This is a predicted structure of a 381-nucleotide RNA (Bacterial RNase P class A) from a soil metagenome. Model confidence (mean pLDDT): 76 of 100. It matches the Rfam family "Bacterial RNase P class A". By type it is a ribozyme. Of the family's consensus pairs, 95% are formed in the model.
RNA sequence: GACAAUCGCUGGCGGCCUUGUUGCCGCGAGAGGAAAGUCCGGGCUCCACAGGGCAGGAUGCUGGAUAACGUCCAGUCAGCGCGAGCUGAAGGAUAGUGCCACAGAAAUGGACCGCCGAUGGCCGGCUUAAGCCGGCACAGGCAAGGGUGGAACCGUGGUGUAAGAGACCACGAGGAGCAUUGGUGACUAUGUUCCUGGUAAACCCCAUCUGGAGCAAGACCGAGAGGAACGCAGCAGCUUCGACGCUGCAGCCUUAGCCCGAGGCGCGUUCGGGUUGGUCGCUUGAGCCGUUCAGCAAUGUGCGGCCUAGAUAGAUGAUUGUCGCUUCAUAGUGGGAGGGUCGUUCCCGUUUGAACCACCGGAAGUACAGAACCCGGCUUA
Numbered sequence: 001g002a003c004a005a006u007c008g009c010u011g012g013c014g015g016c017c018u019u020g021u022u023g024c025c026g027c028g029a030g031a032g033g034a035a036a037g038u039c040c041g042g043g044c045u046c047c048a049c050a051g052g053g054c055a056g057g058a059u060g061c062u063g064g065a066u067a068a069c070g071u072c073c074a075g076u077c078a079g080c081g082c083g084a085g086c087u088g089a090a091g092g093a094u095a096g097u098g099c100c101a102c103a104g105a106a107a108u109g110g111a112c113c114g115c116c117g118a119u120g121g122c123c124g125g126c127u128u129a130a131g132c133c134g135g136c137a138c139a140g141g142c143a144a145g146g147g148u149g150g151a152a153c154c155g156u157g158g159u160g161u162a163a164g165a166g167a168c169c170a171c172g173a174g175g176a177g178c179a180u181u182g183g184u185g186a187c188u189a190u191g192u193u194c195c196u197g198g199u200a201a202a203c204c205c206c207a208u209c210u211g212g213a214g215c216a217a218g219a220c221c222g223a224g225a226g227g228a229a230c231g232c233a234g235c236a237g238c239u240u241c242g243a244c245g246c247u248g249c250a251g252c253c254u255u256a257g258c259c260c261g262a263g264g265c266g267c268g269u270u271c272g273g274g275u276u277g278g279u280c281g282c283u284u285g286a287g288c289c290g291u292u293c294a295g296c297a298a299u300g301u302g303c304g305g306c307c308u309a310g311a312u313a314g315a316u317g318a319u320u321g322u323c324g325c326u327u328c329a330u331a332g333u334g335g336g337a338g339g340g341u342c343g344u345u346c347c348c349g350u351u352u353g354a355a356c357c358a359c360c361g362g363a364a365g366u367a368c369a370g371a372a373c374c375c376g377g378c379u380u381a
Base pairs, nucleotide, nucleotide: 001323002322003321004320005319006318007317009030010029012027013026014025015024016023017020032368036379037378039377040376041375042374043373044214045213046212047211056210057209058208059207060206061075062074063073064072065071076090077088078087079086080085082343083342091205092204096203097202098199099198100197112146113145114142115141116140119139120138121136122135123134124133125132126131154172155171156170157169158168159167173196174195175194176193177192178191179190180189182187218280219279220278221277227271228270229269230268231267232266234249235248236247237246238245251265252264253263254262255261287306288305289304290303291302293300294299324366325365326364327363328362332359333358334357335356338348339347340346
């Protein structure tokens, strides 16, 4: 986990009489793949809203699916893999700003070691002189080589030069623009021109979308108390213009049924408000099953059938029996030339009847969790 029995719980339908604000009896129904996290998207409800913009938030290759999505499908590109294949927050670094630890001279205008002496300077020699030759490395020129680093101004070779350098040339790597080929498109192939560090899960720029709160939303019915209006307000006495007020009796309510006693009190109708509570929202829905057609697919269309929890402090459970499933350890019986792995060229084994499979017997385990307005996803268990 499945089935059966017994005892319960929550709705529905039917019946009965003693009509129960929890009656009794019978029948039938009653949690999930995630009901969870509440992370996205929608329906529904209320509030807000003339229109436009800023700010904020989210998303970020292309095409499609869809009610919608950050989801799904099919592709492109990139990375990984022996392959099948798997993975991807995958716009812009040629808008601008920032950052690039340690090391290193320097992390985008840098020179530690090093190379050079063309130019200037100084010294020496030759010379009548102009000048020539040699030396120094002070000024200066260079970035090839060494060294640091994940990364050093695109790489290799050559030309060139005093020495050098994309300074120039050839070939090559990457990026951007333009033209053409193929494609709906991302993109791809070729040619040509220009360019050359990385970083946007740094600020930012660009494009698209975006009001808020949520079923405890919200709608309706409506005890009691308190409020307003109108009407009524017994008998006697005091007072008064006046039932305005006071006292007594009477009346009403509570005090277990009655009497006494005690305590309390104006009465009725209507309106309004909306507390305890109740009803609706609530489960018929972007529904499920089968099938046809369209499509690579996600999905959509047509037809037929079905109704499948609705509690409100929260029902859906407990016990017993039988069986199933998983794992482990071995003994027996039977099968057995292959088995492991996603598949292999990898690993184990092949008559010393193994590995492995099945049957019978044994032990342990049988999870994660649990509706609360409803759906589509994602994530986690």